Description:
Predicted 3D model of a 73-nucleotide RNA (transfer RNA) from a Negativicutes bacterium. Its Rfam family is "tRNA". Rfam describes the family as follows. Transfer RNA (tRNA) molecules are approximately 80 nucleotides in length. By type it is a transfer RNA. The coordinates come from a structure-prediction model, not an experiment, and the mean pLDDT is 81.
RNA sequence: GGGCGCGUAGCUCAAUUGGUAGAGCAUUUUCUUGACGUGAAAAGGGUUCCCCGUUCGAGUCGGGGCGCGCCCA
Numbered sequence: 001g002g003g004c005g006c007g008u009a010g011c012u013c014a015a016u017u018g019g020u021a022g023a024g025c026a027u028u029u030u031c032u033u034g035a036c037g038u039g040a041a042a043a044g045g046g047u048u049c050c051c052c053g054u055u056c057g058a059g060u061c062g063g064g065g066c067g068c069g070c071c072c073a
Base pairs, nucleotide, nucleotide: 001072002071003070004069005068006067007066010025011024012023013022019056027043028042029041030040031039049065050064051063052062053061
């Protein structure tokens, strides 16, 4: 330098043919316990890496960047 893949909650990952973004763990609160843990219920937490475009509507499609990984040179 070229090619391919990936980037979504604190972490690991979903999201169907483009239709208002979710799960588990973690965190907080309450209940349970003499207390801790376990268990139960609830809540909070997201500019979906950035910019532009297409569209009534983009996490998803197109273009360009950035970062990471792999392959080739």